This is a predicted structure of a 1518-nucleotide RNA (small-subunit ribosomal RNA) from a metagenome.
The RNAcentral record of the sequence draws on SILVA.
The coordinates come from a structure-prediction model, not an experiment, and the mean pLDDT is 82.
Its Rfam family is "Bacterial small subunit ribosomal RNA".
RNA sequence: AGAGUUGAUCCUGGCUCAGAACGAACGCUGGCGGCGUGGCUAAGACAUGCAAGUCGUACGGAUCAUUUUUUUGGGUAACUAAGGAGAUGAUUAGUGGCGAACGGGUGAGUAAUACAUAGGUAACGUGCCUUUAGCACCGGGAUAACUGCGGUAGUAAUACCUUUAGCGAAAGCGCAGAUAAUACCGGAUGAUAUCUUCGAGACGUAUGUUUUGAAGAUCAAAGGGCUUCGGCUGGCUUUAGAGCGGCCUAUGUCGUUUCAGCUAGUUGGUGAGGUAACGGCCCACCAAGGCGAUGACGCGUAGCGGGACUGAGAGGUUGGCCCGCCACAUCGGGACUGAGACACUGCCCGGACCUCCACGGAGGGCUGCAGUAACGAAUCUUGCGCAAUGGGCGAAAGCCUGACGCAGCGACGCCGCGUGUAGGAUGAAGUCCCUCGGGAUGUAAACUACUGUCAGGGUGAAGAAAGGUAGCUUCGGCUAUUUGAUCGAUCCCAGAGGAAGGCCCGGCUAACUUCGUGCCAGCAGCCGCGGUAAUACGAAGGGGCCAAGCGUUGUUCGGAAUCACUGGGCUUAAAGCGCACGUAUGCGGAAAUCUAAGUGCUUUGUGAAAUCCCCCGGCUCAACCGGGGAAUUGCAGGGCAUACUGGUUUUCUUGAGGCAAUCAGGGGUAUGUAGAACUCUAGGUGGAGCGGUGAAAUGCGUAGAUAUCUAGAGGAAUGCCAGCGGAGAAAUCGGCAUACUGGGAUUGUACUGACGCUGAGGUGCGAAAGCGUGGGGAGUGAACGGGAUUAGAUACCCCGGUAAUCCACGCCGUAAACGAUGUCUACUAGGUCGUGGCAGGUCUGACCCUGUCGCGGCCGCAGCAAAAGUGUUAAGUAGACCGCCUGGGGAGUACGGUCGCAAGGCUAAAACUCAAAGGAAUUGACGGGGGCUCACACAAGCGGUGGAGCAUGUGGCUUAAUUCGAAGCAACGCGAAGAACCUUAUCCUGGGUUUGACAUGUAUGGAUGGCUUUUUCUGAAAGGUUAAAGUCUGCCUUCGGGUGAAACAUACACAGGUGCUGCAUGGCUGUCGUCAGCUCGUGUCGUGAGAUGUCGGGUUAAGUCCCUUAACGAGCGAAACCCUUGUCUCUAGUUGCCAGCGCGUCAUGGCGGGGACUCUAAAGAGACUGCCGGUGUUAAACCGGAGGAAGGUGGGGAUGACGUCAAGUCCUCAUGGCCUUUAUGCCCAGGGCUGCACACGUGCUACAAUGGCGAUGACAAACCGAUGCAAGACCGUGAGGUGGAGCAAAUCGGAAAAACAUCGCCCCAGUUCGGAUUGCAGUCUGCAACUCGCCUGCAUGAAGUUGGAAUCGCUAGUAAUCGCGGAUCAGCUAUGCCGCGGUGAAUGUGUUCCUGAGCCUUGUACACACCGCCCGUCAAGUCAUGGGAGCCGGGAGUACCUGAAGUCGGGUAGUUAACCGCAGGGAGACGCCUGCCAAUGGUAAGCUCGGUGACUGGGGCUAAGUCGUAACAAGGUA
Repeated sequence: AGAGUUGAUCCUGGCUCAGAACGAACGCUGGCGGCGUGGCUAAGACAUGCAAGUCGUACGGAUCAUUUUUUUGGGUAACUAAGGAGAUGAUUAGUGGCGAACGGGUGAGUAAUACAUAGGUAACGUGCCUUUAGCACCGGGAUAACUGCGGUAGUAAUACCUUUAGCGAAAGCGCAGAUAAUACCGGAUGAUAUCUUCGAGACGUAUGUUUUGAAGAUCAAAGGGCUUCGGCUGGCUUUAGAGCGGCCUAUGUCGUUUCAGCUAGUUGGUGAGGUAACGGCCCACCAAGGCGAUGACGCGUAGCGGGACUGAGAGGUUGGCCCGCCACAUCGGGACUGAGACACUGCCCGGACCUCCACGGAGGGCUGCAGUAACGAAUCUUGCGCAAUGGGCGAAAGCCUGACGCAGCGACGCCGCGUGUAGGAUGAAGUCCCUCGGGAUGUAAACUACUGUCAGGGUGAAGAAAGGUAGCUUCGGCUAUUUGAUCGAUCCCAGAGGAAGGCCCGGCUAACUUCGUGCCAGCAGCCGCGGUAAUACGAAGGGGCCAAGCGUUGUUCGGAAUCACUGGGCUUAAAGCGCACGUAUGCGGAAAUCUAAGUGCUUUGUGAAAUCCCCCGGCUCAACCGGGGAAUUGCAGGGCAUACUGGUUUUCUUGAGGCAAUCAGGGGUAUGUAGAACUCUAGGUGGAGCGGUGAAAUGCGUAGAUAUCUAGAGGAAUGCCAGCGGAGAAAUCGGCAUACUGGGAUUGUACUGACGCUGAGGUGCGAAAGCGUGGGGAGUGAACGGGAUUAGAUACCCCGGUAAUCCACGCCGUAAACGAUGUCUACUAGGUCGUGGCAGGUCUGACCCUGUCGCGGCCGCAGCAAAAGUGUUAAGUAGACCGCCUGGGGAGUACGGUCGCAAGGCUAAAACUCAAAGGAAUUGACGGGGGCUCACACAAGCGGUGGAGCAUGUGGCUUAAUUCGAAGCAACGCGAAGAACCUUAUCCUGGGUUUGACAUGUAUGGAUGGCUUUUUCUGAAAGGUUAAAGUCUGCCUUCGGGUGAAACAUACACAGGUGCUGCAUGGCUGUCGUCAGCUCGUGUCGUGAGAUGUCGGGUUAAGUCCCUUAACGAGCGAAACCCUUGUCUCUAGUUGCCAGCGCGUCAUGGCGGGGACUCUAAAGAGACUGCCGGUGUUAAACCGGAGGAAGGUGGGGAUGACGUCAAGUCCUCAUGGCCUUUAUGCCCAGGGCUGCACACGUGCUACAAUGGCGAUGACAAACCGAUGCAAGACCGUGAGGUGGAGCAAAUCGGAAAAACAUCGCCCCAGUUCGGAUUGCAGUCUGCAACUCGCCUGCAUGAAGUUGGAAUCGCUAGUAAUCGCGGAUCAGCUAUGCCGCGGUGAAUGUGUUCCUGAGCCUUGUACACACCGCCCGUCAAGUCAUGGGAGCCGGGAGUACCUGAAGUCGGGUAGUUAACCGCAGGGAGACGCCUGCCAAUGGUAAGCUCGGUGACUGGGGCUAAGUCGUAACAAGGUA
């Protein structure tokens, strides 16, 4: 900073992402260098090598070399062999000294015996180093080394070997002799050392410290080593110091109270012991203390700090590398040595493990450097060197040093460099996309010209070197020489040659297209993608971001103000304890004095170094490194200040309290009492019902109810007054009276003097229900019984009815215990009402007015708030204190603790799971919510449907097939305004065909060919096959030919599809609905979604119009404009008309003529609430009237707003995608779409007398006619036939209108009603009427006598009824549909109800919008968890037993060089025995943590399971 809760909004709130970091790991990739860094797991186990030695200037030897001298043998001699004694040099096992306590590793343990900071030590130590003052005299006895004790050889001397006899496998275990020291011991000397005693001075908070004087006691040593003789070095005592340690104190240092009490050496004292030193450190005795809510004790976790990461900071997390401290060294215990250890590579003991073993024993300790296996996601070489730095030893040279310096391995991290640079368009090829035109990759490549970093090969400077040695020296140094494990600049050669990948591209978040896939495969951090057009999966092209890396995973901080100190909240979102009293704590009125703890200023010490930051400098830069500064916000000491806070002291009255007077009140407790009602009991009257409900029934009643009267009994509750009125802390409190008693308000005040507020724990009160004991019990009434209701009804309704409700006492301790608002104090506009006081005004008073204090309500400004709202009774502005919250679910649950008789209460988690859960408000939709209004919606009427027969459509069934679609209204006489074939659909059976029945193009062929007529064979036909005749064949031409049009053949592109998807679509249509609605601009209001306008009052058919009005206007709809019809005028007058004038006819506008009339068809007029009266707001409008053909939109039609239903249609048409291509295309024959136990819709005809039949006679409109309508005439009973006048039609024809009227018959019946069905005979159409046509005649004569529940249409020229026409069409299944006219009613003037609709309002948990949402049991799967007879393991203790090593103590008959000795011995030491303590082990009973467990409890999650419908609307019983 953004995304995801919603249709949208604001808020609360959690989850997730983008940043930085890492001792990392994993995936893909990988050129170079520098600097860092690398077992986080098994403090599990370790093969092998190395990691602590050194000193010969401490000591005696030994060995070797050189040399001197000497002895012996040989030799004339040179010389040679063996030996002795010296000297020098080198090496060194042993004795001795120093070191080994450092360095190096690790973090197991440890929550304080630790660390950090600041102090203390008057309670201490200190090897090596520096420094001060001194000293070193005389002696002694041992012991290692060595030799012998063994063996072999040799006569021997002697030589050699070696674990020396012996034991033993081995490790190892001896005796004797002799010897040195800077080893050990004794004595001497000795102080400014230590101690004791005495004295003096100074200091300190105390024990005391310190200085000094005197006396006494005690304690040393190596006079060694070297020497150039100058000295150097070492030893002992001592002073002081530095550095390093020990101990003590204060403060700080994780979680948990579901650990609340802990403690017997415990706390203190006295004394003794012990220590370098204080101390219960240890012991004896005495006392009974000590710690704890400011968290003891317990449990869990953890090394601590400097610092590191992150962050604006405050903080949070962390402690790997480097530095400081601590702890540990296989686990546990112990001491020894030493200056220093209770000792990583020392000792002893016990345990586990490993190794060796001859089974008797013995050995070992990588948490040093490498390395091994194991563990694990995971972490390196068994390297080089002491050249440098540092350490040990040494006088030194030097030796040792896995410390360290380097190298190796690992992109593990940080930093730097490179993979080339410039030119280069025909924008090459390839690839991808495409609207097929082109575009992208892309100057990218190729190509041309250059450069030369890094890597490679060669060369190799300075430097990392200081020192050492030798010489010289003026003592400052100089000269020469020597020391490098490893690193190393520059220069030369070569040549673009060797060097780019990873992730991402739906939003957050930079970057888009194609193909594949089809809720599959898969992706995913969150939201979410994928079910046939995926920028989200996979691939490709393109793009984006980083780059030798890029991503992922993990972890930490950040964002997160999401634990809020900085910096949050609690009416409704999570959150105020049910209420009070009160302890600790916290906070606290006014004035003054003192103090100086807090606070402020200043100063001193400290805050290690490194790190961070700044400056400067060194590596070519950087990382890295060096120098300086700053910082280290802390702690401690000194000084000063004194406003504020604290403390001390003294005052004050306003907070608080007291006193007095008055007042209101369902405040509390106890006792008594009253009337009404109710039930019961007894009696009287009375005589059939009562009661109850939506309606009933159960129930009561002739054994006398209900009703009514009289008398009595009983229990509970207190009508009216009574009031958003009163009282109380809350819970709660209501007849009246009495007694006792708490609190409050007002007014006055000459009292006290801050005594106050809050309140963790604690204590008390605390509705209803419930529990215990004992009473009581009228009415009501859980449970229960019965009756109803219902699909069921364990409910709602009714009849009964137990506990309970009531009283007393005792428990319980919870409620939506609510104002969902803790208590207290102060301040901040008002208005109004109620209630309790007081004061003032008027002479007084009821009353009224004004003011004031307390309490209770309403409205409202500012402010606050997400909004709703709140608003002196704050949710405003501030202060004090307490309580509580931190996403939803799991869960106020489990376990533990505690309270309770029980029920249960209080306290209170986790695993797991979801991306929401929630608040307020908005717009809709909905409601078995409300109000207003409308509609053939109901009502009032008329006629139907539903019953019958038939027609037609649909479902179902059937079938080889019964093609497909339409499905509540809004599918069902619908698509279909015509299914015998065709139609017609591959719906079925069968036959045939494959560039195709139809279109376009390309290539090849070349006259193959086309048309007409005829013909053979075959076939059901389509078609196949065969023959003949006629006819036609373009254009150019140099007539040689060329070209290729039409047609055909072959091949290829393609055609074709009533195949799928109406949920990919266009178009068209239905419906709400001809309902009155649907919106916009500007303005205003609101944080916003939105609102306003469009609401309100009237009115209308209407959002029609008027008025009011923060709205003013406008648009689409309504209306009007259009068509038709009704009246009139004008114009025109044929095919229409015929009044008047003529002609003619039996008769007829038949004819001449006419335009008057009707009519036709063009143009106009007319109607606008215009006029009058009334009502109404001076309005709109309504009511009535006049005039008028028509009156309030005159009647009818066309016209259908924004939208809704993923409504209908891919089978009208068009069209994306998919599928098919010898078939789902095309052709053909036959069948089917008509099939029939049945169900439904829509119709026709009827059931009859308002009728049927027969006869006669009238009156229409609209429409149609050339493949047509067809007259008159003739034939036929008829359908019809023959024939054809006339007519492209105001001329001719269809054409007869029918109901109706008049006359006659029928006489209430299955009929002279009704016509189904069936038989026979025919007509017509057609290629063809079998499946499967209409019509006619004769005959037949079914059901049906007005139709259950239910349901449809219609408000006037309407319903009803009567006929006529047309489209389609060869014909027809038409009773259908669309039109036309004839006759021609009844009822209503209302809105209670049903249905639908509109507006306003209300509720909502709905928004796919009630066909919504949603709850619980059961069933299934799965996950985590509680209980559980038990079983298993870990941890810390307790009691008892055992009791190693070892210190300390006791004993001692064994052993014993130094010292003493009177020479017997003693002291001391060693050994042995033993006591206390004590590791380990064992036994016992518990505690605690974890694992597991038959069975069992609930819980979470899981597209389509079962049962109901509890909640959301009055959710149908709020």